RNAcentral holds the full RNA, with entries from ENA.
The part of an RNA shown here (large-subunit ribosomal RNA, domain VI) has 261 nucleotides and comes from a Pseudomonadota bacterium.
Taxonomically the source falls in Pseudomonadota (Bacteria, Pseudomonadati).
Its Rfam family is "Bacterial large subunit ribosomal RNA". Rfam links the family to the GO terms ribosome and structural constituent of ribosome.

Context: one part of a larger RNA
This record gives sequence, C1' cells and structure tokens, in this order.
RNA sequence: CGUAAGGGAAUUGAGGGGAGCUGGCUCUAGUACGAGAGGACCGAGCUGGACGCAGCGCUGGUGAGCGAGUUGUCGUGCCAACGGCAUAGCUCGGUAGCCACCUGCGGAGGGGAUAACCGCUGAAAGCAUCUAAGCGGGAAGCUCGCCCCAAGAUGAGUUCCCUCACUCGAAAGAGGUAAGACCGCACGAAGACGACGUGCUUGAUAGGCGGGAGGUGUAAGCGCUGUGAGGCGUGUAGCCGACCCGUACUAAUGGUCGAGG
Repeated sequence: CGUAAGGGAAUUGAGGGGAGCUGGCUCUAGUACGAGAGGACCGAGCUGGACGCAGCGCUGGUGAGCGAGUUGUCGUGCCAACGGCAUAGCUCGGUAGCCACCUGCGGAGGGGAUAACCGCUGAAAGCAUCUAAGCGGGAAGCUCGCCCCAAGAUGAGUUCCCUCACUCGAAAGAGGUAAGACCGCACGAAGACGACGUGCUUGAUAGGCGGGAGGUGUAAGCGCUGUGAGGCGUGUAGCCGACCCGUACUAAUGGUCGAGG
C1' cells in the first nucleotide's frame, strides 16, 4: 500500500515445513517343522540405544560477590570491628535464571490409492491365460492422519463484537472526533534492534518497605569461663541478588493520529 467505511478479537486451510530410525527379552511355544541337532511364521507384551521436543518438581552443574571460613598487606588514630587489593586472593556451600548427566513425552496405531509381486473371473484363440472388459490382495515408499507456519491464498476467505452517519466546501478535498491505535513513560521467564506481552493513579508495572520461601550456619556487642589460642551463653542467631504474597512510600507527567462509507 492492497484486501471497497473505520476498528478489535477469534478462525478455515490452498500451500509449505517438521517428524518418519532401531536393538534385546518374554509369551504364543520348546508348539508347527525336523530322525535328531535345532527351531519358527502370524500375533501379543516388556525393556533399551541413538535422535527429537518440552520442563526444572527430583538428581546434579553453573551461579563475578548471596552466606561463611581463611592468608598476606594497606587503610578507617589504636583495640575490636570493618573496607580495599592480591586470578572472583584462596577455600567451603548456594536462591532465581540458564542448563544436562536429570525428568516427561514422541516415532506409532489407523483410512485410502499403489510398486514389484500374488490372485479371482475371463475372452481374443471351444483349450490355456492375473488382462484385453471387469474385480481382489499387496511396501519403512505415496496420500490422509500427528506437530508447526500459513488469506499478499491479489483466488486477499469466514465468524463474532465495537464505532457511528459530524463540520466546512460546488467538487476535489480539508478539519475536529468515535471505536481504536500509535508515540511517550514504568517494566517483562519477550528480545540483537524492531517486534511481542503487562502496566500508566479508576494503578501492584518497576523500585522501596513488610511478611514468606530459600541460602549460609549461630553475627556484632555484652556476660561467663580459660594464663592463652579459644570455648560457652544471649541465639536455629545475624546477614541475605534475581523467587512468592502483600503494601501507593517513590517513579509510570503527557502527547499524536484515527470512519462519515
């Protein structure tokens, strides 16, 4: 820009893409078969591998500063307590998120048309013949089916809902609006940027604050105790990033487009 007013949702599916793998074991059955040795078809079930999709409840990884320990040194006047630097100084753990080594699921079943091939009926050609007319069966392959995209499918589809019939102008057109949209702003398990999603005071969008979960693992100070390093008590303490719930304290001021068929 188009889809013959302007919008908001929900859809159909032309068409396109993805997937498509396979082992072992058990039953049928030590049956059919076979002198025996051996040992099935058909069918039913169980369990794996690799691959793929999804998820973080479990098991683990990471988690650059969440907690703790600790060495050297410098600083806050000193003690104590803290802070900086030393690979994140080193070490032990670890929330969210992101992950796999973790967990769940998938390939299928089924319908249709077929290939090689196997048939029925059957002439030409009194026979024979699956074929010439006609009719069956038959593949991990084809098609539908499963998952994803999809009406620019210009062949522009469908359904529901919302807005109404303004003003100026002879007309072309212009203007203020409606439903609605965009910009802006606060943000996000969304994201390279656009996009997508939430919110904008009629408000829980982010921060703060309160509570909870969760992580560290019992802070500082003081008291008691020990010559002392230290220990014990106060006290499952103190601290605590992302998680959950709540709460307007802080920040979400505002602006522009947009039908008249």